A computed fold for a 73-nucleotide RNA from Lepidodinium chlorophorum, annotated as transfer RNA. The coordinates come from a structure-prediction model, not an experiment, and the mean pLDDT is 81. The gene name in the source record is trnI. It matches the Rfam family "tRNA". Rfam's curators write: Transfer RNA (tRNA) molecules are approximately 80 nucleotides in length. Rfam classes the family as a transfer RNA. Taxonomically the source falls in Lepidodinium (Eukaryota, Sar, Alveolata, Gymnodiniaceae).
């Protein structure tokens, strides 16, 4: 220097162009218990890295950029 991958909630992960962005865990609160745990409900959290573009419509396509991981000189 080149070539790939990755980036979505606090953590780990899904979402291959349209319906309200989503689960698991962890947090909050309440039911349950002399009280934990566990179990049930409920709710709270998101600029889908950043920028531009395409498109009626972008987390999903496409340019650049930054941040990790990869191979190749």
């Nucleotide at each position: 220097a080149g070539g790939c991958u990755g980036u979505u909630a606090g953590c780990u992960c899904a979402g291959u162009g349209g319906u309200u962005a989503g689960a698991g865990c962890a947090c909050a609160c309440u039911c349950u218990u002399g009280a934990u745990a566990a179990g049930a409900g409920u709710g709270a959290a998101g600029u889908c890295a950043c920028u531009g573009g395409u498109u009626c419509a972008a987390a999903u396509c496409c340019u650049g950029u930054a941040c990790g991981g990869c191979c190749u000189a």